About this RNA: RNAcentral holds the sequence, with entries from ENA, Greengenes and SILVA. The RNA shown here (small-subunit ribosomal RNA) has 1489 nucleotides and comes from an uncultured rumen bacterium.
RNA sequence: AGAGUUUGAUCAUGGCUCAGGAUGAACGCUGGCGGCGUGCUUAACACAUGCAAGUUGCGCGGGGAUUUGAUGAUGAGACUUCGGUGGAUUUGUUAGAUCCUAGCGGCGGACGGGUGAGUAAAGCACAAGGACGUGUCCGAGCGAGGGGGACAACUGCGGGAAACCGUAGCUAAUACCCCGUAAGCCGAGAGGUGAAAGCAGCAAUGCGCGAGCGGAGCGACUUGUGUCCUAUCAGGUAGUUGGUGAGGCAACGGCUCACCAAGCCGAAGACGGGUAGCCGGACUGAGAGGUUGUACGGCCACAUUGGAACUGAGAAACGGUCCAGACUCCUACGGGAGGCAGCAGUGGGGAAUAUUGGGCAAUGGGGGCAACCCUGACCCAGCGACGCCGCGUGAGGGACCACAGCCUUCGGGUUGUAAACCUCUGUUGCAGGGGAAGAAGAAUGUGACGGUACCCUGCGAGGAAGCUCCGGCUAACUACGUGCCAGCAGCCGCGGUAAUACGUAGGGAGCGAGCGUUGUCCGGAAUUACUGGGCGUAAAGGGCGCGAAGGCGGUUUUGCAAGUCAACUGUCAAAUCGCGGGGCUUAACCCCGCUCCGCAGUUGAAACUGUAAGACUGGAGGCACAGAGAGGCAGACAGAAUUCCUGGUGUAGCGGUGAAAUGCGUAGAUAUCACGAAGAAUACCAGUGGCGAAGGCGGUCUGCUGGCUGUGGACUGACGCUCAAGCGCGAAAGCCAGGGGAGCAAACGGGAUUAGAUACCCCGGUAGUCCUGGCAGUAAACGAUGUAUGCUGGGGUGUGAGAGUAGCGAUACUUUCGUGCCGAAGUUAACGCGAUAAGCAUACCGCCUGGGGAGUACGGUCGCAAGAUUGAAACUCAAAGGAAUUGACGGGGGCCCGCACAAGCGGUGGAGCACGUGGUUUAAUUCGAUGCAAACCGAAGAACCUUACCUAGGCUUGACAUGUAGGUGGUAAAGAAUGGAAACAGGAUCGACGUGAUAGCAAUAUCACGAGCCUACACAGGUGCUGCAUGGCUGUCGUCAGCUCGUGUCGUGAGAUGUUGGGUUAAGUCCCGCAACGAGCGCAACCCCUAUUGCCAGUUGCUAACACGUGAAGGUGAGCACUCAGGCGAGACUGCCAUCGACAAGAUGGAGGAAGGUGGGGACGACGUCAAGUCAUCAUGGCCCCUAUGCCUAGGGCGACACACAUGCUACAAUGGCUGGUACAAAGGGCAGCGAGACCGAAAGGUAGAGCGAAUCCCAUAAAGCCAGUCCCAGUUCGGAUUGCAGUCUGCAACUCGACUGCAUGAAGUUGGAAUCGCUAGUAAUCGCGGAUCAGCCAAGCCGCGGUGAAUACGUUCCCGGGCCUUGUACACACCGCCCGUCACACCAUCCGAGUCGGGUGCUCUCAAAGCCGGUGUUCUAACCGUAAGGAAGAAGUCGUCUAAAGAGUGUCCGGUGAGGAGGGUGAAGUCGUAACAAGGUAACCGUA
Repeated sequence: AGAGUUUGAUCAUGGCUCAGGAUGAACGCUGGCGGCGUGCUUAACACAUGCAAGUUGCGCGGGGAUUUGAUGAUGAGACUUCGGUGGAUUUGUUAGAUCCUAGCGGCGGACGGGUGAGUAAAGCACAAGGACGUGUCCGAGCGAGGGGGACAACUGCGGGAAACCGUAGCUAAUACCCCGUAAGCCGAGAGGUGAAAGCAGCAAUGCGCGAGCGGAGCGACUUGUGUCCUAUCAGGUAGUUGGUGAGGCAACGGCUCACCAAGCCGAAGACGGGUAGCCGGACUGAGAGGUUGUACGGCCACAUUGGAACUGAGAAACGGUCCAGACUCCUACGGGAGGCAGCAGUGGGGAAUAUUGGGCAAUGGGGGCAACCCUGACCCAGCGACGCCGCGUGAGGGACCACAGCCUUCGGGUUGUAAACCUCUGUUGCAGGGGAAGAAGAAUGUGACGGUACCCUGCGAGGAAGCUCCGGCUAACUACGUGCCAGCAGCCGCGGUAAUACGUAGGGAGCGAGCGUUGUCCGGAAUUACUGGGCGUAAAGGGCGCGAAGGCGGUUUUGCAAGUCAACUGUCAAAUCGCGGGGCUUAACCCCGCUCCGCAGUUGAAACUGUAAGACUGGAGGCACAGAGAGGCAGACAGAAUUCCUGGUGUAGCGGUGAAAUGCGUAGAUAUCACGAAGAAUACCAGUGGCGAAGGCGGUCUGCUGGCUGUGGACUGACGCUCAAGCGCGAAAGCCAGGGGAGCAAACGGGAUUAGAUACCCCGGUAGUCCUGGCAGUAAACGAUGUAUGCUGGGGUGUGAGAGUAGCGAUACUUUCGUGCCGAAGUUAACGCGAUAAGCAUACCGCCUGGGGAGUACGGUCGCAAGAUUGAAACUCAAAGGAAUUGACGGGGGCCCGCACAAGCGGUGGAGCACGUGGUUUAAUUCGAUGCAAACCGAAGAACCUUACCUAGGCUUGACAUGUAGGUGGUAAAGAAUGGAAACAGGAUCGACGUGAUAGCAAUAUCACGAGCCUACACAGGUGCUGCAUGGCUGUCGUCAGCUCGUGUCGUGAGAUGUUGGGUUAAGUCCCGCAACGAGCGCAACCCCUAUUGCCAGUUGCUAACACGUGAAGGUGAGCACUCAGGCGAGACUGCCAUCGACAAGAUGGAGGAAGGUGGGGACGACGUCAAGUCAUCAUGGCCCCUAUGCCUAGGGCGACACACAUGCUACAAUGGCUGGUACAAAGGGCAGCGAGACCGAAAGGUAGAGCGAAUCCCAUAAAGCCAGUCCCAGUUCGGAUUGCAGUCUGCAACUCGACUGCAUGAAGUUGGAAUCGCUAGUAAUCGCGGAUCAGCCAAGCCGCGGUGAAUACGUUCCCGGGCCUUGUACACACCGCCCGUCACACCAUCCGAGUCGGGUGCUCUCAAAGCCGGUGUUCUAACCGUAAGGAAGAAGUCGUCUAAAGAGUGUCCGGUGAGGAGGGUGAAGUCGUAACAAGGUAACCGUA
C1' cells in the first nucleotide's frame, strides 16, 4: 500500500466481499512448563449454609469463674486424757487480684466491599463562584463551680408455642437535668440568651470533657461550556416566570405559603418518545475521526418493590427503624421471621465465566491508654491456554539416497539427512542436598505464601506437536473415489465420468502450545468527504419568483480590542500513552523522572474580521431624453373557413378505405347558387425572429399597466447578494356553480381487421375543449445545467434592438444589450461544454449516498373529491446504472452482386413401380447420418459370406501377436470309422525336418538346442461407451472477397487508422486521393482438359499418288502428304485504332484473328463459424467386458407394413406407338477375362471355340435421326403394374430373398391443389453408349461418353442469400436474442382488519398506612418554677394538611394475537397474450382523466 466482483472487451460511477488490528469472549480439534494479568457481558432472577462490624472493664452498676487476706458458720477421717485437739470439706460476710461477660454509656456501624436497575440531568467532565456545614485530626489561647432526679441490668410476679412483652421494686456512670459563670450570638438600647466529666496511676503525669477562633481534609449549594437518536414529537408551562412579605433550611432559592403582576422556555430544537450510568481512559486509525466505558482510578445512583422519618458531625442509612406490596420460611393458627447488586457457594437463565480455600505475616481500616480484638478490605494459594510474555519438545555428523508410502512418460521422482547408526548437550523433567528477600526508626518478637523462588549434585534424548489451508483474491499439487449426487462456499463461484474447488491419501504452505470458526468494534471505505466527495447524461438543481430571520458583503480615516496573535501564570488527580532511565536471568510486569494541543487569568500587538464615528463613488438606486417588442388586463371590430337553417338549380349516388362495410341519399343527398344563424380559431407576414421570472404569449384598433435597452452624468451614498420558514404565480387533464357549444373528441355504439382485437383503420358520438367566478398545484414544469458577481490569447460566421464617428450617399469602422452556430486554451468517464461554460474563482440556497421493496405503508398537513406534500421498515439481490468500442441484428437507410426475382424451357407435388428415411411391428428388424449442409447418404453390389443384430449349439491363453517357465520323437503335420445342422467331439492309420556335440569307416544311435505341439502365467480380443477428451479426414457459409500483421499516428482505454473516400473491376482488381508506409493469407496467374496451328517422330493408326488384290474391304506392297494419336512449341497482351473518362485505372465500339477482353471447363477453398459429421475406414486418451460385451457354427433378420416424407424411373400418347428398311459416335473394359465366325433354340441362352494381356482381337447392332407402312383420339395397337404358367443363367444353395426370357393377364394413370425445383449455350431438353463394385443381381442409382439441340434475360420494385458504408439497439450462448403483466401453485416478511390481550404514561376523582409538621376538648407525667393550688414542658389519644400502595373514570403511546382482505418479494422447463428494446412492426416517454 491494495485486491476480487456488473462487460464480448473498455473507461468511469457504484455497492458487495477479502487481506490488518482488537476482544471480560464462546465453539471445534489439540495440549509440556513458568511468570504477570484476568474471569456472570444473560435473570437489579430466587437464595440453603458459613463468614463479611465491631470494640471499649482506664466511663458505670451488676453477674460468673478462679484466687488472696481478714472474719464467721459447719465440722469428716485421724488423734484423744472423751473434756477436747485438729482442721479436711461445705458455706457466708468483707477487702482485694486475674479472667470472662449480658446490660447502661462512648466511639464506629454514613468508611471499606458490591452492582449499574434507574438517570439525557437534582448526573458527569472541565473551568469558575459565594450565601454554608464539619465528628475525629492540627494550631494558639480560655474554661471545667454548685446541685438534682431517673432508667436498664438485677429481683419478684405475670402473659406467650415462639419472637418477645407487661407490671412492681432496687441501682451506677464520661447517661440525663437544673443553677451559676465566660467568650460568643441576638438587640438601637435596656436587656435577653449562653458549656463542661471524669478515669487511670504511688506519683510525675497521661487519656479524656466544654465553648468560641484559625487550619487541613471532607461535604452541601450556584453558574458557564460540553455531553446519543428521533420533527412521522412544534408548541410547552399555573408554583408556571418575576416581585413583596412570611415560614423553613447548615446555607441561597417558589424550597413552601399569602398577595400582586403575566410572565418564562422554544426552530442555535422547548415539550414528548427511544436508548444510555458519566469520566480518566481502552481499541482502531497516518491523522482528523469512529467505536467503547470490562479490569484499575474519580464521581453518581441503587441495596427485594414503593413511601417515610428517627438517631447522628455526617444517612432519608446494603448486613438500622416504621408502614404498605409481592415472595419465601416458622407456627400451638393466636401470631412471628427474612432480604448475598459483601466473600465463597446453590438453583435457574445462558454459547458462556472460578474455591462453601489459607492468613491477618505485609498494606490499610474500626475500637481501645495499652495489651489486644475485629477486618471474605487486603495479602496469598486453588481452578480455567481466557489474554499477554518467555522457554522447551534436542544439537552435530550421517547416502551405495535403506525399508515403506505416494506418483510415474516405467527411465525414474519424492517423503529425504529425514530415519537407522555414531558423537554430544542437559533448558525442562525426575530424585537428592542447600535455601532466601519480602520484617520495620535501636532491641526483642512476628511469614499465610512456603521448604516457594533460587543454588548445587545425580539420572537420562529419555516424558513433551498440533491445527488450519493448498481454484483466484492468497503462500502452497498430484493420484484415487464420487458424477448437478454427496457435498463445498468470505466474494467470484466449484460438482452433470478425466474435479489442483466435494471426500480420502501422498506431497506442500502457514502459524505453533496453540490453530481454526463464530460474534462484535475500528480500518481498508475519499462508501457522510472538517482534513477529503459530488449533482447536463451515472443517485442528485427546488416548476418559477418575491422575501422577514440567517449567512456573506465595495473604497478610505480614526478609536476600541470581542475574534486573532505573542509571552507568562494557575489548573488539567493518580494510573495509562509517549520519551529517558532503573528492578525481576530476558520479556510481559513493576518502579523513578520528564513531557502532554484543553480551560481560566495577567500583560501586550493592531495587519485582517468585528464594532463605533466620519468621509467617498466604482456596486445598487434615482432623473432627463429616446427606442423595440405575440409582456399583462379590459373593451370594440374584421375577414376566410367549418357546420347548421331556409329557398333555388339538379339526379343517383355520396362518403370512406389497403380493400371494404357501418353511415347519408328518390321523404331528393353529394355537387352548385343565394340569404341567414352560431361558436371557435386567427392562413399569408412567420424567421434556431421578438417579449416574459417560469408556466406561457400570435387578426385589427382603443384604454390602463409591468419589465427591458441606449445616450447623458448635474442626484442619493453600500441603500447590496443569496435566501430555511412564509407569501404569490404556475401547461394540460380534473372538480364545483352558472353560461355556451360550430368543429374536434376520452367514455360509449356500430363497421372492419384478426386465432382473438375490450386496439391501431372507418362511420357516429357524450363529458370536455370556450366564457365568468372559485378549487386543485402537478408535467420529460428540460438547457434533464439554482441565483448573483468578477476574470479568461486571438476569434470566425448568422440574426434582433440601439448609439457614436467618417462620407453627399451606397456603405465602412467603433461600441453596448439580446439571441444562434463553429471552435483555441482549459475542462470532462466519455459524449460533449467552450465569454449565454459543464473553464478559473467567490457568496448563499436546494439536493444525493447500491438496485428492488417504494415515492409504497403508517402518522401529520392541505383538498369537495381525485389526490398532493412530507416519507420509512421488514424482506430480497450482487449487482442496478452512465459513456464509449467491436460485432450481431432491424418488418432502418444507401451502393452492389448471385438462375435471387423477373423473362423463358423442362420438371417435382396427383398415378404405378423402384429406392432411402420416419413411424409401427418384431426374437432381431445391427449401427450411424436428421433444416439448408440427413433421407439412390456411409453402401463402387445384404440369398450364405458380408454381418456388426436375433435364436440355438459349441470354445476358453483363445480365430490373431509377443514373452517366460515346464513338458513333449511315434512329436508336429495328415487323418478313416462313428455322432452331429454345422462348429465340434473322436481317434484307427500314417508320420517327418534344421543346427551342434559324442560314438562309429559308414549307415546309424544317443544327447542338447531349435521348429511345432501341450500345460501354466503374463496377456490377447471387443463394430462395447464417450466425435461434448482427441488426431486425421469431410461438409457448410463460399470460389463469397474477404481476413490479418509490423512500424508509425490518434485515443486514459477497449480500440481506431491502414482496409474509409472518388472512380473502376468477376475480384481489398486497378487508379487517384488520404497519417499513414509497407507486408502476409486469400483474388488473379503458374497446373490439367478443350478450341487454332507449326515442328519432330509414323505402328497396331491413315491412304493422296503408284502397284497388287477382294463378293466387299488399307486386305497387301509402298508411302507418312492428309486424318489421327504422342511430344515440344506458337498464339490473346485491352497489344492496335476511335470515342468516353481526370492526361488515370478502365469502359464502349472497331480492325485483324481459330479464339477478345478471366475464350470454355476442371483442379485449387483465406481468417474463421456451426462443441457441424465421423471412436463403425484408420489412429488414439479415459472408462467398461474377461467361461464373455471375446471366438466358432447353423438357421433367421437387415427385404416386415395401416401410414407419412425425400429422390428417381415409366407413363398418361399422334412432335406418338408398332412393323420393316437404312446412316453417323465418343469414351471405356477385357486372361478364374472379353469371347468373333459357325451350329442349336422363338428367346433368355446353349454347344464348341478363332483372335486378343489389345490404336491390332473382342465386348459392339449406338439410339434418337432418315425412308416407308400402319394405328385415328379410344383408357386405345397409349400405359405397363399385378398375377398365372413355362423356362434360362449365376451360384454349395434363388422358399423367406436374384436377374433375365416366352406366353397369358392388362391395374392406376387422360398432364396433376396449395406449394416447390433445375437451367443463361453446345447450356436446358432429348437420345443412346461405357465403366466401377460384382459369381449373379434387385442399377430405374452413381461416375463418365458422345449424338440432336433450343427459348429468354425489359430490368433490380419485390422474395432468398451475400459484400461494403452508415444508423438505432435494453441483443453478445448475439432476433431461434431480450423481455412485460395478469392468472395458477409453494414459501417469506409487511400493511389493513370486527375485535381481543398485555405494558408504559398523562389528567381527574375515591380511599388513605407509616411518618414529619400543625391544631387540640380528654387522659397521663421524675428533674424546672411555686409553700400550695397549680404552671411550664412532655407523652398518649384525637383532628387536619401532605402522601406510598390500592381503587374508579378518561385520554394517549407501544407491543402480542386475529376470521378475513391487500399489495410485495422469491421460487422448476406451468397458462394466456406480446407491452418495451430495431421505425419493435400504431415512435417512445411524462402529467392527468